Transfer RNA from a Pseudomonadota bacterium, 73 nucleotides, folded computationally.
Model confidence (mean pLDDT): 82 of 100.
Taxonomically the source falls in Pseudomonadota (Bacteria, Pseudomonadati).
RNA sequence: GCCGACGUAGCUCAACAGGCAGAGCGCGCGUUUUGUAAACGUGAGGUUAUGGGUUCGAUUCCCAUCGUCGGCU
Numbered sequence: 001g002c003c004g005a006c007g008u009a010g011c012u013c014a015a016c017a018g019g020c021a022g023a024g025c026g027c028g029c030g031u032u033u034u035g036u037a038a039a040c041g042u043g044a045g046g047u048u049a050u051g052g053g054u055u056c057g058a059u060u061c062c063c064a065u066c067g068u069c070g071g072c073u
Base pairs, nucleotide, nucleotide: 001072002071003070004069005068006067007066010025011024012023013022019056027043028042029041030040031039049065050064051063052062053061
């Protein structure tokens, strides 16, 4: 330099041939316990990497940029 994959909650990842953004773990509160852990209940937490385009509507499609990983030279 060229090619490909990926970027979504604090972490690991779903969601999809465009139509309500979710789970597990973690975190806060509560119940239980003499107390902690475990268990159970409940709650908060997201500019879906950034900027544009298409569309009534974009996490999803298109373009550019940034970053991570892999391959080729």
RNAcentral holds the sequence, with entries from ENA.